[in-house]
Context: one part of a larger RNA
Molecule: small-subunit ribosomal RNA, 3' major domain
Organism: metagenome
RNA sequence: UGACGGGGGCCCGCACAAGCGGUGGAGCAUGUGGUUUAAUUCGACGCAACGCGAAGAACCUUACCCAGACUUGACAUCCUGAGAAUCUGUUAGAGAUAGUAGAGUGCCUUCGGGAACUCAGAGACAGGUGCUGCAUGGCUGUCGUCAGCUCGUGUCGUGAGAUGUUUGGUUAAGUCCAGCAACGAGCGCAACCCUUAUCUUCAGUUGCCAGCACGUCAUGGUGGGAACUCUGAAGAGACUGCCCCGGUUAACGGGGAGGAAGGUGGGGAUGACGUCAAGUCCUCAUGGCCCUUAUGUCUGGGGCUACACACGUGCUACAAUGGCAGGUACAAAGGGCAGCGAACCCGCGAGGGUCAGCUAAUCCCAAAAGCCUGUCCCAGUCCGGAUUGGAGUCUGCAACUCGACUCCAUGAAGUUGGAAUCGCUAGUAAUCGCGGAUCAGCAUGCCGCGGUGAAUACGUUCCCGGGCCUUGUACA
Numbered sequence: 001u002g003a004c005g006g007g008g009g010c011c012c013g014c015a016c017a018a019g020c021g022g023u024g025g026a027g028c029a030u031g032u033g034g035u036u037u038a039a040u041u042c043g044a045c046g047c048a049a050c051g052c053g054a055a056g057a058a059c060c061u062u063a064c065c066c067a068g069a070c071u072u073g074a075c076a077u078c079c080u081g082a083g084a085a086u087c088u089g090u091u092a093g094a095g096a097u098a099g100u101a102g103a104g105u106g107c108c109u110u111c112g113g114g115a116a117c118u119c120a121g122a123g124a125c126a127g128g129u130g131c132u133g134c135a136u137g138g139c140u141g142u143c144g145u146c147a148g149c150u151c152g153u154g155u156c157g158u159g160a161g162a163u164g165u166u167u168g169g170u171u172a173a174g175u176c177c178a179g180c181a182a183c184g185a186g187c188g189c190a191a192c193c194c195u196u197a198u199c200u201u202c203a204g205u206u207g208c209c210a211g212c213a214c215g216u217c218a219u220g221g222u223g224g225g226a227a228c229u230c231u232g233a234a235g236a237g238a239c240u241g242c243c244c245c246g247g248u249u250a251a252c253g254g255g256g257a258g259g260a261a262g263g264u265g266g267g268g269a270u271g272a273c274g275u276c277a278a279g280u281c282c283u284c285a286u287g288g289c290c291c292u293u294a295u296g297u298c299u300g301g302g303g304c305u306a307c308a309c310a311c312g313u314g315c316u317a318c319a320a321u322g323g324c325a326g327g328u329a330c331a332a333a334g335g336g337c338a339g340c341g342a343a344c345c346c347g348c349g350a351g352g353g354u355c356a357g358c359u360a361a362u363c364c365c366a367a368a369a370g371c372c373u374g375u376c377c378c379a380g381u382c383c384g385g386a387u388u389g390g391a392g393u394c395u396g397c398a399a400c401u402c403g404a405c406u407c408c409a410u411g412a413a414g415u416u417g418g419a420a421u422c423g424c425u426a427g428u429a430a431u432c433g434c435g436g437a438u439c440a441g442c443a444u445g446c447c448g449c450g451g452u453g454a455a456u457a458c459g460u461u462c463c464c465g466g467g468c469c470u471u472g473u474a475c476a
Base pairs, nucleotide, nucleotide: 001476002475003473004472005471007470008469009468010467011466012465013464015460016459019424020423021422022421023420026316027315028314029313030312031311032310033309034307035306042053043052064302065301066300067299068298069297070296073125077124078123079121080120081119082118083117086103087102088101089100090099091098092097107114108113127291128290130289131288132287136285137284138280139279140278141276143274148187149186150185151184152183153182154163155162156161167178168177169176193268194267195266196265198236199235200234201233202232203231204230208225209224212223213222214221239262242256243255244254245253246252318417322376323375324374325373326372327371328370334365335364336363339358340357344353345352346351383414388409389408390407391406392405393404394403430452431451432450433449434448435447436446
């Protein structure tokens, strides 16, 4: 100087408390461990691994296993020789591959040849998701959006170092004020950026419709309008600016006015010096080591989907604030041409047929909880839907291993969950649906969007994490 303390003081944070809803019990989904297996590819392991890499494992992906093949190679550059390239069929085979038949003669040219592509050959080389993240770059997680981390000069100390950065107030903040052997400065904080909340101006189609007119069973459908909503560009607006009180005449705090908004208005992006030899050699790059008729490459099939069990994360429930049936309303943000697909017809349905419109503020995908009626009457039920049998639909070369969905039948566990444990302070929790990426098909996951919309916070003694000062130490 740090680190640590079941030392002290001060102060924060959904840290506790006060509340609301969960997890832990059930079934299923998913990840992991374990076990099994020819293989169940690999990585990730307290917080900070475990719906994680994977924003899509039937083939492909694929790195694993079995079998069949290739050896200048699936891919790059160079050399030699031959042939345009390319397309179609056929035979053997599981295919890779091998054989065979036919169509085809292009472009530039100094007529030698050249460019592109294919085949054959020789070697330089290719190739490796092989090892080492404890050789590395880059990227990322975490403490933590915590308020800290440092430097120059000066001063003090033999020196390590100290001071500044401590102290008194104050703040979300090393934020600001006052004081002070310090005076200044840098990286962080804040602000500048995006979005949301209000208004003004400009603009007015595909959006809008107040007033006027036309038309329709009906609809901004039409003429028209530029008010309103909205869209999207430029501005205004919030600064403790104003008033009162407290405070050191300070910083600042409390209250009030006006205001759409008030003291950082809400949300986001933004992550200091560093810590964990944290994670990643399987994104990529890369040193070293290793393989080179194989640890490389191609193909068919299988596996990653196994199942006594254990754990994590979720979904659906156990019901009446509910289930079922009928009627009826209101979003936002997105996506759409190898696409979204209305209306109509067929089918109980998944879906099929036909086809309008839309390269989209124009057309389409397209709401649910809610509201109004009726019914069920507390039961393993008209709750719950697992499991299983049957019949189908769609995607795709192909749904056996191993897809999603539909219909009929079946109707399991489950009556609110032990010890323990998680999230959340407001348009939040809870609850309801919608969209998107990936994607042929396949989310209960992920990333977004809106609808409905609470309760509680006395307080900081205690648990956890953190900041500052101080103290002890046989620790570095």